[in-house]
RNA sequence: AGAGUUUGAUCCUGGCUCAGGAUGAACGCUAGCGGCAGGCCUAAUACAUGCAAGUCGAGGGGCAUCGCGUCUUCGGAUGGCGGCGACCGGCGGACGGGUGAGUAACGCGUACGUAACCUACCUUGUUGCGGGGGAUAGCCCUGGGAAACUAGGAUUAAUCCCGUAUAGUUCAGAUGUUUGGCAUCAGAUAUUUGACAAAGUUUCGGCGCGACAAGAUGGACGUGCGUCCCAUUAGCUAGUUGGUGUGGUAACGGCAGACCAAGGCGAUGAUGGGUAGGGGGCGUGAGAGCGCGGCCCCCCACACGGGUACUGAGACACGGACCCGACUCCUACGGGAGGCAGCAGUAGGGAAUAUUGGUCAAUGGGCGGAAGCCUGAACCAGCUAUGCCGCGUGCGGGAAGAAUGCCCUAUGGGUUGUAAACCGCUUUGGAUGGGGAAGAAAAGCAUUUGCGUGACAAGUGACUGACGGUACCCAUAGAACAAGCACCGGCUAACUCCGUGCCAGCAGCCGCGGUAAUACGGAGGGUGCGAGCGUUAUCCGGAAUUACUGGGUUUAAAGGGUGCGCAGGCGGCCGAUUAAGUCUGGGGUGAAAACACGGGGCUCAACCCUGUGCGUGCCUUGGAUACUGGUUGGCUUGAAUAGUAUCUAGGCGUGCGGAACGCAACAUGUAGCGGUGAAAUGCUUAGAUAUGUUGUGGAACACCGAUAGCGAAGGCAGCACGCUGGGUAAAGAUUGACGCUGAGGCACGAAAGCGUGGGGAUCAAACAGGAUUAGAUACCCUGGUAGUCCACGCCCUAAACGAUGCUAACUCGAUGUACGUUAUAAGAGAUGUGCGUCUAAGGGAAACCGAUAAGUUAGCCACCUGGGGAGUACGUCGGCAACGAUGAAACUCAAAGGAAUUGACGGGGGUCCGCACAAGCGGUGGAGCAUGUGGUUUAAUUCGAUGGUACGCGAGGAACCUUACCUGGGCUAGAAUGCGAGUGCUGAUAGGUGAAGGCCUAUUUUUCUUCGGAACACGAAGCAAGGUGCUGCAUGGCUGUCGUCAGCUCGUGCCGUGAGGUGUUGGGUUAAGUCCCGCAACGAGCGCAACCCCUACCCACAGUUACCAGCAUUUAGGAUGGGGACUCUGUGGGGACUGCCGGCGCAAGCCGCGAGGAAGGCGGGGACGACGUCAAGUCAUCAUGGCCUUUAUGCCCAGGGCUACACACGUGCUACAAUGGCAAACACAAAGGGCAGCGAAGUUGCGAGGCUAAGCGAACCUCAAAAAGUUUGUCCCAGUUCGGAUUGGGGUCUGGAACUCGGCCCCAUGAAGGUGGAAUCGCUAGUAAUCGCGCAUCAGCCAUGGCGCGGUGAAUACGUUCCCGGACCUUGUACACACCGCCCGUCAAGCCAUGGGAGUUGGGAGUGCCUGAAGUCGGUGGCCCGAUGGGGAGCUGCCUAAGGCAAGACCAGUAACUGGGGCUAAGUCGUAACAAGGUAGCCGUACCGGAAGGUGCGGCUGG
Repeated sequence: AGAGUUUGAUCCUGGCUCAGGAUGAACGCUAGCGGCAGGCCUAAUACAUGCAAGUCGAGGGGCAUCGCGUCUUCGGAUGGCGGCGACCGGCGGACGGGUGAGUAACGCGUACGUAACCUACCUUGUUGCGGGGGAUAGCCCUGGGAAACUAGGAUUAAUCCCGUAUAGUUCAGAUGUUUGGCAUCAGAUAUUUGACAAAGUUUCGGCGCGACAAGAUGGACGUGCGUCCCAUUAGCUAGUUGGUGUGGUAACGGCAGACCAAGGCGAUGAUGGGUAGGGGGCGUGAGAGCGCGGCCCCCCACACGGGUACUGAGACACGGACCCGACUCCUACGGGAGGCAGCAGUAGGGAAUAUUGGUCAAUGGGCGGAAGCCUGAACCAGCUAUGCCGCGUGCGGGAAGAAUGCCCUAUGGGUUGUAAACCGCUUUGGAUGGGGAAGAAAAGCAUUUGCGUGACAAGUGACUGACGGUACCCAUAGAACAAGCACCGGCUAACUCCGUGCCAGCAGCCGCGGUAAUACGGAGGGUGCGAGCGUUAUCCGGAAUUACUGGGUUUAAAGGGUGCGCAGGCGGCCGAUUAAGUCUGGGGUGAAAACACGGGGCUCAACCCUGUGCGUGCCUUGGAUACUGGUUGGCUUGAAUAGUAUCUAGGCGUGCGGAACGCAACAUGUAGCGGUGAAAUGCUUAGAUAUGUUGUGGAACACCGAUAGCGAAGGCAGCACGCUGGGUAAAGAUUGACGCUGAGGCACGAAAGCGUGGGGAUCAAACAGGAUUAGAUACCCUGGUAGUCCACGCCCUAAACGAUGCUAACUCGAUGUACGUUAUAAGAGAUGUGCGUCUAAGGGAAACCGAUAAGUUAGCCACCUGGGGAGUACGUCGGCAACGAUGAAACUCAAAGGAAUUGACGGGGGUCCGCACAAGCGGUGGAGCAUGUGGUUUAAUUCGAUGGUACGCGAGGAACCUUACCUGGGCUAGAAUGCGAGUGCUGAUAGGUGAAGGCCUAUUUUUCUUCGGAACACGAAGCAAGGUGCUGCAUGGCUGUCGUCAGCUCGUGCCGUGAGGUGUUGGGUUAAGUCCCGCAACGAGCGCAACCCCUACCCACAGUUACCAGCAUUUAGGAUGGGGACUCUGUGGGGACUGCCGGCGCAAGCCGCGAGGAAGGCGGGGACGACGUCAAGUCAUCAUGGCCUUUAUGCCCAGGGCUACACACGUGCUACAAUGGCAAACACAAAGGGCAGCGAAGUUGCGAGGCUAAGCGAACCUCAAAAAGUUUGUCCCAGUUCGGAUUGGGGUCUGGAACUCGGCCCCAUGAAGGUGGAAUCGCUAGUAAUCGCGCAUCAGCCAUGGCGCGGUGAAUACGUUCCCGGACCUUGUACACACCGCCCGUCAAGCCAUGGGAGUUGGGAGUGCCUGAAGUCGGUGGCCCGAUGGGGAGCUGCCUAAGGCAAGACCAGUAACUGGGGCUAAGUCGUAACAAGGUAGCCGUACCGGAAGGUGCGGCUGG
């Protein structure tokens, strides 16, 4: 310090999440020791039991108990002594300890004030303590009661109570003087009047007592400032605010009551509601802040809930009192008792928090003269990993890198891992044994010394430890007894195997899991931390994500619709003064602890001690005066005003005008009009439409007109007049800062809408009809009502937009325009205010903005803080209503968004290609058959291929084999191959058995040899099996397709924050990103083209089996001699390049019945397929990871099946005929094949074929006949002399075998079919069409298929509007799995939270009335005490806790029913939006409709 997450990628905005630290924690797993610290956060719930506040005999009367003494009649008596229960009295129980309920307050914090106060014990000073009286407890007696307790009588003491004396610097009052201050006043002082004191005890030292003054300490009261959330809490207040006088208090005060006045508080947030003890501090943070207030310290409040006072120096009193209430307990039922939020402990609640421990040894407190007593304060111990800190679980050596485990490319390697074993060493903690503290020196006691002889000081001695035989130290044995937890996809450090198979599960966010999961579970290994580790919860941080430090608002969330303006905030120039802000020096305070730093103590640390700093604040005082403020004087530039000139669709009112339109009347006139994509509804022979004339009505104002003007905005348009507003200019007269902004407030505010009354021509929601459509509640058409118009009154919202608040200043230029001024002969200029366009700097995420800022500054206002829920609900305000304003939450999501980029797409645009269409020719789709597929069937019909890009495809040969399928029979280291000890039996023949593979039996027995052996065959054990089983979505390789389309990229440079762009776009041109020109690009690569092959022409070379012109021979066949010319063969060359000419063009290039040439503009064809796309195809060609199988999913065999058949589709063949069929005769190819072969000739058969057989491993022989064609004949339009399916019969060939299931031949049979619906395919020239020939596979063949070969040989292309596919540029986009995309709403289903709701239940607070305890105060007081005054019981009045009654308000729970909302792989209906989304969309409003939505009116561009 950042990181992950929106996208295909990018930048930005923005939320969510993580890494850090922390905790009074809890939970899970685990656990050796010690130190220090912490430990009911919940029920301020209820509490059994014990303890937590007593003490003093040196205050008192006394003597219950214990001890001693004395006396004794031994029963006892005796306060005599030590002491002491209870009682009176004093002091203390107001401290200490607990808790956080209440409290939003002078409660707390801080700083002041008290001239408005008190203070026991303590200290200091002055002074006093005379003399009387009285009661009461105890004790005793008599009663009541279960008890608690209590009544009466008698008697008694005090440091108990009460007079009296004295006194004062006290208090109260009066009169002066003086000083000071702060208004009331304060201090000092003088005179005078009145009031009020005391306590004793003693060992004689003291300890106590009273008064006054002062100190200290502690408190009380007041004040400034600070101190949470809600405005959906906006008004609150009757003792309320003040005054007068009175009461009360320690004291001021409405503190209380009486009277008078009518005030007081509040947007600087009163009142109400919610929440909460406050602070020092603690956590976090760089800080500013934010969160918290447990332990410790300070303050406050409380003590079962509530009220009340008493006592007292102090209380309205935790372990005191009284009363009411709730609860618990006791009870003899009559009454009583109680208050753990003290320490332990119990129950309960809860995720959760300890012992009914020890000691007063220390520290501290109370009492006491003291000893001492008391002290659950405190000090210790116990429990507890709750936290922090420290220590240990060993250290060193040790490679055969052991074994196990795990992984792998598995003879072997890696890892665990120096880890272990083994060797050496050490001994903390623990164990055993032993020693053993500090904390404790005071007081008191004993004693010594000193002097100043004291309640003196100093010294010495003995005594005192809960913790604790603890810390610590020593010894002994011995590595001996001591490691876990989480994590390992990214963030984030750490990877493999197995299991699982969108299951089980994980998950903080993104996300993993659907058969190869580093993400689930286990394992091995690793990483992190370590007596702990993780999880959960909460806080701060990161988050500049509330922005004071330190954010924003054109389009991301966000500028109010507009103006005027009160408060508020801010404010021009020059002086003077003041010193509030501001700055500075001094002083006070800011407790301690904490924190930081220095030093020190526990072996270190945590912890503790000490010193210093800090404590940012508040108060006070002196000073400074630039700036701000206050006061005051002036100024003119800000602002305003007067006059002059001018501009204007600015507003309001009145009048007038023409065009158009509807209607009416009349006239002319006749069959249609109207309307649409096309129609229909509608109108019209009762005369429409059209035309003319006249009349009437309402609304709007063509041209001018603009990219113009005016207005604050909304908005404003014929002309004229009247009234009225505003702006601007020049000159610079007047005022003299009068200004800017503006929360609330007030006013204005399009359209729609509402009310009342008019008006009503047009247009037109709703509505009706006609069309369209699957439907059409729409788009289109015909009608049509509100409304549109006017007056008055409401409404108050818009995409009310420049999506840009107002004001002021500053910051290059260019150009247009409106209106002024100036200037000019004219043209051109200058200047001001507006309205526009482009741009520098600068800004911005970018788009863009750019003097009309979104730049640089200042002032003020408004607004924003993830998306949805929702501008919804509730509440409130406004409105006649519609509705507007204000405006949440639960819940839910990991995004939602802005701008730009690259693609893809568009029923967007432009340009251009292609047998894409068109123009043609021939087909398919109909028939029969062949073949493939689907489906069905089957024991099996093996498997794969499935839009284009599967379907005569894998298959270039399924009767067995093939074969993978089925049925059945068999084999198990296996059917094959290699190594292999060994054996030469194996080989052959025959037989048996079986369906066969096979099994069994019998006979016989190999070759070479250098005799070592070798060849060959078999071959045990063992080592490697095998699988056409699965996964083509784990893969290689190969292939299809876009597409032979012209594209796809790179380097460097440049541009951009970036994705990316540029180059590759543009202008031309091309078949082509082909080339040229231009250009921030310059080059290059893969593609294109060319290089390669075939073919067309020529040449050279070479001639056998090919050829034969000339010569010769001849059986007349290039057959032979020969020839090397030709054809041909097969090698090598040449040739074509827009090279030449003309035209056009800058060029590239194009054009030309151009020339030449065999060939001309790529001559024709082939091979060749860029980056990539389709998780395209293939695990069944092959290879291969993983998985599965092993007497079977392997292997062998027989038979069957792959050939099934109601059907459907694809691809073909043959046809339907006369351009034909049939018959006969005759002619011309190319390219191939051939030895288990091709097979001539001959012969035989009608034929398929058979027999015999020459030649040929082939330019030699052979398959081999080419066919269409040509010639002649015939058929005569017919289901035929077309067509050949089907079926019967008979043959033939291959093969072991043609039944399922072959081909061919002959005879017979002679089906459908007469040119094929919608639709659809191929082809642009040697092409289509048509004709035959060959080859691969192959025993044969289901071949009509495939691959080749040649023969004959067309038609057509105007053209690019349309269909399909494609290329480039551009545009829009909410798409990116990319339009087969995205996405909206109703309905249906499940789940969740929530609004309303007849009601119902509860809560806190308030109001009114009634009643009213205790108690204070007041009245009375016939009774009591005292009797001089007086006091009290009782009775009573006011107030009052609680209770009751009543009507409401508020909050919360719940509810039949009901409303919408959110979420949820595959429900229904449609298609609203995104591309012109197929009617541009959206905003406001109104109406309508299953739903999205549609339509009207006005507005916006975010078309």